[in-house]
Context: one part of a larger RNA
RNA sequence: GGAUGAACGCUAGCGGCAGGCUUAAUACAUGCAAGUCGUGGGGCAGCAUUAGUAGCAAUACUUGAUGGCGACCGGCAAACGGGUGCGUAACACGUACGCAACCUUCCUUCAGGCGGGGAAUAGCCCAGAGAAAUUUGGAUUAAUACCCCAUAAUAUCUUGAGAUGGCAUCAUCUCAUUAUUAAAGCUUCGGCACCUGAAGAUGGGCGUGCGGCUGAUUAGGUAGUUGGCGGAGUAAUAGCCCACCAAGCCUACGAUCAGUAGCUGAUGUGAGAGCAUGAUCAGCCACACGGGCACUGAGACACGGGCCCGACUCCUACGGGAGGCAGCAGUAAGGAAUAUUGGUCAAUGGACGAAAGUCUGAACCAGCCAUGCCGCGUGGAGGAUGAAGGUCCUCUGGAUUGUAAACUUCUUUUAUCUGGGACGAAAAAAGGAAAUUCUUUUCCGUCUGACGGUACCAGAUGAAUAAGCACCGGCUAACUUCGUGCCAGCAGCCGCGGUAAUACGAAGGGUGCAAGCGUUACUC
Numbered sequence: 001g002g003a004u005g006a007a008c009g010c011u012a013g014c015g016g017c018a019g020g021c022u023u024a025a026u027a028c029a030u031g032c033a034a035g036u037c038g039u040g041g042g043g044c045a046g047c048a049u050u051a052g053u054a055g056c057a058a059u060a061c062u063u064g065a066u067g068g069c070g071a072c073c074g075g076c077a078a079a080c081g082g083g084u085g086c087g088u089a090a091c092a093c094g095u096a097c098g099c100a101a102c103c104u105u106c107c108u109u110c111a112g113g114c115g116g117g118g119a120a121u122a123g124c125c126c127a128g129a130g131a132a133a134u135u136u137g138g139a140u141u142a143a144u145a146c147c148c149c150a151u152a153a154u155a156u157c158u159u160g161a162g163a164u165g166g167c168a169u170c171a172u173c174u175c176a177u178u179a180u181u182a183a184a185g186c187u188u189c190g191g192c193a194c195c196u197g198a199a200g201a202u203g204g205g206c207g208u209g210c211g212g213c214u215g216a217u218u219a220g221g222u223a224g225u226u227g228g229c230g231g232a233g234u235a236a237u238a239g240c241c242c243a244c245c246a247a248g249c250c251u252a253c254g255a256u257c258a259g260u261a262g263c264u265g266a267u268g269u270g271a272g273a274g275c276a277u278g279a280u281c282a283g284c285c286a287c288a289c290g291g292g293c294a295c296u297g298a299g300a301c302a303c304g305g306g307c308c309c310g311a312c313u314c315c316u317a318c319g320g321g322a323g324g325c326a327g328c329a330g331u332a333a334g335g336a337a338u339a340u341u342g343g344u345c346a347a348u349g350g351a352c353g354a355a356a357g358u359c360u361g362a363a364c365c366a367g368c369c370a371u372g373c374c375g376c377g378u379g380g381a382g383g384a385u386g387a388a389g390g391u392c393c394u395c396u397g398g399a400u401u402g403u404a405a406a407c408u409u410c411u412u413u414u415a416u417c418u419g420g421g422a423c424g425a426a427a428a429a430a431g432g433a434a435a436u437u438c439u440u441u442u443c444c445g446u447c448u449g450a451c452g453g454u455a456c457c458a459g460a461u462g463a464a465u466a467a468g469c470a471c472c473g474g475c476u477a478a479c480u481u482c483g484u485g486c487c488a489g490c491a492g493c494c495g496c497g498g499u500a501a502u503a504c505g506a507a508g509g510g511u512g513c514a515a516g517c518g519u520u521a522c523u524c
Stems, first nucleotide, its partner, number of pairs: 001524002004521001006520005013376006019369002021334001026332003030329003035076003040073002043069002047067003051062004083287003093211007102204002107200007115149004125138005155180002159176007185192002213259003220250003225247004230242002262284004266277004289310005312323004340366001342365003348362001349360004379410004389401005415461006424451001431444005468513005473494003479508005489496002
């Protein structure tokens, strides 16, 4: 000198863009953060409508007939998105390769199929138990839920033959043979779904080499340990697990042990080499009250799913139950220290849906904070009785503050008021028309903005609304007077102060930065 997720002191006009619990992975009141589909299903509690009955009427009752739809069965999603950095010194990350050892819902392309039958169950209804959470029995019913049969191979499997490749265990392909395994319908008739196989794409799984912390006041470590054979298991390889056999394997190029730590792209600094860091943004990993376990599923050993143990909190009728903010806000605590219990799905993206659409604390916005960076302003021109006042001096006087002020004139960024007023949004969706390779293209077309009456533009008023902080002995730009008297105090280093202190405390003057300026901490 630079830098910071900073803090503290004094001060403070505005805007743009960013950033904002670094500490207690401490505990959490309250609300919201994952739903959706009625074009899968039985139905119908509530809302609206139709129709009917009763009544003079108000109204009441009935009717799933219609829009639609609470709860229920079913499908898909909930494994994404969002948070945090506890653990982890290791294939966790980065990088380069590999799998002759693997999986992949949804999506795309291609080939083919979608036949027949059955038994239940939730809901509803009836009868109970319980304070509640919840739960028992009976009767009855549906499906794109479940089961069986048929059909099918290029799938899996048995056996055989042949071909190609490979050092080889073998791998791939072809043919034959034997056995097994599929499906679901809905519709406004436009379409949308369903099953099987192959390929693609995407995402994942596993393995290997190399790379990046400290300590030897840690020198030996290791029995599933190292390898083999056979099995169990997995999507798949493997001591991953098991039986048997062998005695290996790692290590001074630092094993093991201990300490510390998420890794990277990057960030800061530096001429560079390096050194330090890993907030924000992006990729990967790990975790979800502490520990363990599996279920479902294409995918989890699952933050807002389940079971068990533990700690803690809450409810209770004392019999028994409920919970998990390291999601967004917010509270308490800790701390030098870090924000609103805000708005909207308008855009982008995601889930579901044929679609309309619904949901979305992702996201986009707004609020708070000089936390940072950038920009703008606090006026311009003229003006010497060099005014008054202050300060200083060699004190009837002069010097300085100082063109500074007053005064004259100009301007209006900003401020205040008035009026207008966006882009982001149509390249959408629904709908209509035309063409056509018949499922695509083109054209027409209505609607939709949280931010926000914001940005921006125009007009009016009037210098009006706006300057501080640190320093002035040397380093280091900037000096005098008074007070104090080794006292009070200063101080980054050298050092100042004991009666003439440019170093302490004030004043006048000056210097440097400026909506900031200093101090502290950390780092190059």
Model confidence (mean pLDDT): 83 of 100. Small-subunit ribosomal RNA, 5' domain from an uncultured bacterium, 524 nucleotides, folded computationally.